[in-house]
RNA sequence: GCUGAUGUAGCUCAGUAGGUAGAGCACAUCCUUGGUAAGGAUGAGGUCCCGGGUUCGAAUCCCGACAUCAGCU
Numbered sequence: 001g002c003u004g005a006u007g008u009a010g011c012u013c014a015g016u017a018g019g020u021a022g023a024g025c026a027c028a029u030c031c032u033u034g035g036u037a038a039g040g041a042u043g044a045g046g047u048c049c050c051g052g053g054u055u056c057g058a059a060u061c062c063c064g065a066c067a068u069c070a071g072c073u
Base pairs, nucleotide, nucleotide: 001072002071003070004069005068006067007066010025011024012023013022019056027043028042029041030040031039050064051063052062053061
């Protein structure tokens, strides 16, 4: 330099023929226990990496940047 993949909650990851964003773990409160752990209930937490475009509507489609990883030279 060229090619490809990935970027979504604190962490690990789902979510594609476009339609108001989810799980597990972690966290907070409560229940349970003599007290922990385990278990249960409820809740908080994300402008979906950034900038544009298409569309009535974009995490999702298109273009461009950035970061990480892999391959080729």
Molecule: transfer RNA
Organism: Clostridiales bacterium